[in-house]
RNA sequence: UUAUCAAGAAAGGUUGAGGGAAUAGACCCGCUGAAACCUUGGCAACCCUCCUAUUUUAGGAGAAGGUGCUAAAUUCUACUGUUUUACAGAUAGAUAA
Numbered sequence: 001u002u003a004u005c006a007a008g009a010a011a012g013g014u015u016g017a018g019g020g021a022a023u024a025g026a027c028c029c030g031c032u033g034a035a036a037c038c039u040u041g042g043c044a045a046c047c048c049u050c051c052u053a054u055u056u057u058a059g060g061a062g063a064a065g066g067u068g069c070u071a072a073a074u075u076c077u078a079c080u081g082u083u084u085u086a087c088a089g090a091u092a093g094a095u096a097a
Base pairs, nucleotide, nucleotide: 001097002096003095004094005093010040011039012038013037014036018029019028020027023078024077025076026075041070042069043068046066047065048062049061050060051059052058053057074092079089080088081087082086
């Protein structure tokens, strides 16, 4: 810089009190075990592989490898606009190339 972010996917071990990015509020998860680390699995399909076509692209199939993810929409709200219990966008953030 570009794209995506309401889908999807858990068990075990070590450990032991916090966690959900940051600020504020709300809400939620947690000693029936949070966060972190490790192991094994799983999900997805960004990179990747193959096929097709009208081939700087689009569509389809796949999952060996590199990442990522595996409570709740990026948990929700905050800023702007509108027809204001809502919708759209922005900011910030995350991931990939």